RNA sequence: UUUUUUUACAAAGCGCCUGAACUAGCAGGAGAGCGCCUGGCUAGUUGACGAGGAGGAGGUUUAUCGAGUGUUCGGCGGAUGCCUCCCGGUUGCUCCGUACAACCGUUAGUCCUUUCUUAAAGCACAAAGGCAACUUUGUGUACAAAGGGAAUGGAAAUGCGGAUC
Numbered sequence: 001u002u003u004u005u006u007u008a009c010a011a012a013g014c015g016c017c018u019g020a021a022c023u024a025g026c027a028g029g030a031g032a033g034c035g036c037c038u039g040g041c042u043a044g045u046u047g048a049c050g051a052g053g054a055g056g057a058g059g060u061u062u063a064u065c066g067a068g069u070g071u072u073c074g075g076c077g078g079a080u081g082c083c084u085c086c087c088g089g090u091u092g093c094u095c096c097g098u099a100c101a102a103c104c105g106u107u108a109g110u111c112c113u114u115u116c117u118u119a120a121a122g123c124a125c126a127a128a129g130g131c132a133a134c135u136u137u138g139u140g141u142a143c144a145a146a147g148g149g150a151a152u153g154g155a156a157a158u159g160c161g162g163a164u165c
Base pairs, nucleotide, nucleotide: 014077015076016075017074019073020046021045022044023043024042025041026040027038028037029036049066050065051064055086056085057084058083059082060081087105088104089103090102091101092100094163095162096161097160098159099158110155111154112153114151115150116149117148118147122141123140124139125138126137127136128135129134
């Protein structure tokens, strides 16, 4: 260097760090010293708290919801969002096929009523690691919204062909 084999390693409100802030050491500055200061160097630390979210392909980018008030600043990447098409499903008052309309995604229709169901950070107290900034874990305890699920009652909405009664 080549080939083969084996093992390990990836996250989806997720990952990363060239800014920034902070820590340690060095260097520099004034100073008697303790200590202090810094447009420098090196090595580090922090850098979003959960809930919810995936039929396939292509496109697109500041992609839902609240908690909190902190650099949760600033930036990069990704992404289950959105759009188009395809596939699939529900409803349009029995069933099948088909067209159309609306909506949805395998828990697969819309709208309305009522009930039930769902956080974590946080805070308190501990433990572990680190010189430190800080990190990790355990126990106790509180509080969301969107959306979903379960139950309940109600509303609106079609053509054609066939089957059955």
This is a predicted structure of a 165-nucleotide RNA (glmS glucosamine-6-phosphate activated ribozyme aptamer) from Bacillus thermotolerans. Taxonomically the source falls in Bacillus (Bacteria, Bacillota, Bacilli, Caryophanales). The model forms 86% of the base pairs in the Rfam consensus. The same sequence occurs in records of 2 taxa. The sequence is in RNAcentral, with records from Rfam and Ribocentre. Its Rfam family is "glmS glucosamine-6-phosphate activated ribozyme aptamer". Its family is annotated with catalytic activity and regulation of gene expression in the Gene Ontology. From the family's description: This entry contains a glucosamine-6-phosphate activated ribozyme that is found in the mRNA for GlmS. GlmS is an enzyme that uses fructose-6-phosphate and glutamine to generate glucosamine-6-phosphate. The ribozyme catalyses self cleavage of the glmS mRNA that is thought to regulate GlmS activity.